[in-house]
This is a predicted structure of a 538-nucleotide part of an RNA (small-subunit ribosomal RNA, 5' domain) from a metagenome. Rfam family: Bacterial small subunit ribosomal RNA. Rfam links the family to the GO terms structural constituent of ribosome and ribosome. RNAcentral holds the full RNA, with entries from SILVA. Model confidence (mean pLDDT): 83 of 100.
Context: one part of a larger RNA
């Protein structure tokens, strides 16, 4: 000099945009933060009104459960971690991949239950046991099927690896294995119901696409005053597991493997784009964004599922905290606001789902502290203002003074204007188009002028932000300048007070009676709604 998530003192006018627990991965009161589907299923209210009353209505409504997606993302935070964790290039011929998307076949026919509910029981509660009734796209037997699978299966052809071997592509043969149904229209029918037809769905297969899973080469901080270290430890052979290689585990069986090109131990750290400095090379760094790991009071572990060994799931022990009828149970803010602590020191218990994203549903919609906005703070950056011209009797006061006078100084006052900001009144967005309902054409399906389904056209319907931002008009110079410094370095002088006192100092130094170095006035000089100073990086 430049820079910061900054503190801290003196100051502060306004806007825009961004930032905002670096400490105690410390405990946490209260709200909120994951639902959703009634086009899978059975059930099924009450207030409240009407009526004398039975009983309608409300309502097949609300709700509660049984099922299916979700709830593995989104959000947080950096503890641990020096590691195939990150990054960087590769490989998986050793793998999976739910939800979409193209393609093909299929969607037959039975069947036992259980929630919810009704009863009784136990418990202080949380919560639980038992009798008994019922439904499904919930669970289940059977059929049927190949291009999946399985045969150390047969035959041909073609390609790959250093290699043990593999993969692919066609043909041939046997074995075991699937499904689940809702809607809306049209015919028949008294009605169950059938049958056509559209749609979501299911089941299987290949195929994409996104995600992940493993392997590998390089590369990734300090200490040698850490010098030796490993017994599943290297390796092999076979088995288990596993989506899948592999001591991942296990039995055997060899004696192996690392390492001064730093092994092993210790110490500190999430890693990267990037970020700040610099001319660069290179130093520091990893706050907001973004990609990737890890964690989710601690510590271990399954379970469910396509995915987790799961932040707001589930066990177990801990260690806090709270309720308790002492018999026994709740709980997890490193989400979002907010408490306390802790610290120099970091914000509202706030609108909104209008927008863009995400769950769920056929759709309307529900839901969303995702995310859009708002509110605090000069923390940062960026625009603006705090007035413009004129005006010398160089006015008065200050201050200095060689007592002439100089200076503060066009500065002020006076005159003439101007309206940024700011205050008053008036009007007022863009962000909204998409879906969706209506409607009209037209194609498609179909027996159909129904229904559905596609395309174009018109019309309704949505804004927290917000009476914001913006434009118009009125009054008024009215409401708006600090801070540091002035011996050199380094831009800026003088009195006067103190007298190695009282103090200053970033580095030389300065103060002991004329101090441009303290203290104060005056002028000066710098930056400017900020100016120092402190830390910490280059």
């Nucleotide at each position: 000099g430049a820079g910061c998530g900054a503190a801290c003192g003196c100051u502060g006018g306004c806007g825009g945009c961004g930032u905002g627990c670096c400490u105690a991965a410390c405990a946490c009161a209260u709200g909120c933060a994951a639902g959703u589907c009634g086009a899978a299923c059975g059930u099924g209210a009450a207030c409240g009104g009407g009526g004398c009353a039975a009983c309608c209505c409300u309502a097949g409504u609300a709700a509660a459960g049984u099922g299916g997606c979700g709830u593995a993302c989104g959000g947080g935070u950096g503890a641990g971690u020096a590691a195939c964790g990150c990054g960087u290039a590769g490989g998986u011929a050793a793998u999976c991949u739910a939800c979409c998307c193209c393609a093909g076949a299929g969607u037959c026919u039975g069947g036992a239950a259980u929630a919810a509910c009704c009863g009784g029981c136990c418990g202080a509660a949380a919560g639980g046991c038992u009798g008994g009734c019922u439904a499904a796209u919930a669970c289940u037997g059977g059929a049927u099927a190949g291009a999946g699978c399985g045969a150390c299966g047969g035959a041909a052809g073609c390609c790959g690896u250093a290699a043990u071997c593999g993969g692919u592509u066609u043909u041939u043969u046997c074995g075991g294995g699937a499904a689940a149904g809702g809607g809306a229209g049209g015919c028949a029918g008294c009605a169950a119901u059938g049958c056509c037809c559209c749609u979501c769905g299911c089941u299987u297969u290949g195929g994409g696409a996104u995600g992940a899973g493993c392997c590998u080469g390089c590369g990734u901080c300090u200490c040698a005053u850490u010098a030796g270290c490993u017994a599943g430890u290297u390796g092999g052979u076979g088995a288990g597991g596993u989506a899948a290689u592999g001591g991942c585990u296990c039995a055997c069986c060899a004696a192996g493997g690392c390492u001064u090109u730093g092994a092993u131990g210790g110490g500190u750290a999430g890693c990267u784009g990037g970020u700040c400095u610099g001319a660069g090379a290179g130093g520091a760094u990893g706050a907001u964004c973004a990609g990737c790991c890890a964690c989710a009071c601690u510590g271990g572990a399954a379970c469910u599922g396509a995915a987790a060994c799961a932040c707001g799931g589930u066990c177990c022990a801990g260690a806090c905290u709270c309720c308790u009828a002492c018999g026994g149970g709740a709980g997890g803010c490193a989400g979002u606001a907010g408490u306390g602590g802790g610290g120099a020191a970091u914000c509202u218990u706030g609108c909104g789902c209008a927008a863009u994203g995400g769950a769920c549903g056929a759709a309307a919609g529900u839901c969303u502290g995702a995310c859009g906005c708002a509110g605090c703070c000069a923390c940062g950056c960026c625009g603006c203002g705090u007035g413009a011209g004129u005006g010398a009797a160089g006015a008065a006061g200050g201050c200095c003074u060689u007592c002439g006078g100089g200076u503060u100084g066009u500065a002020a006052a006076g005159c003439u204007c101007u309206g940024u900001c700011g205050g008053a009144g008036g009007g007022g967005a863009c962000g909204a188009a998409a879906a969706u309902u209506c409607u009209u054409a037209c194609g498609g399906u179909g027996a159909a002028u129904a229904g559905c389904c596609g395309u174009a056209g018109g019309a309704a319907c949505u804004g927290a932000c917000g009476g914001u931002a913006c434009c118009c008009u009125c009054a008024a110079a009215g409401g708006a300048a600090g801070c540091a410094c002035c011996g050199g370095c380094u831009a800026a002088c003088u009195u006067c007070g103190u007298g190695c006192c009282a103090g200053c100092a970033g580095c030389c130094g300065c103060g002991g009676u004329a101090a441009u170095a303290c203290g104060a006035g005056g002028g000066g000089u710098g930056c400017a709604a900020g100016c120092g100073u402190u830390g910490c990086u280059c």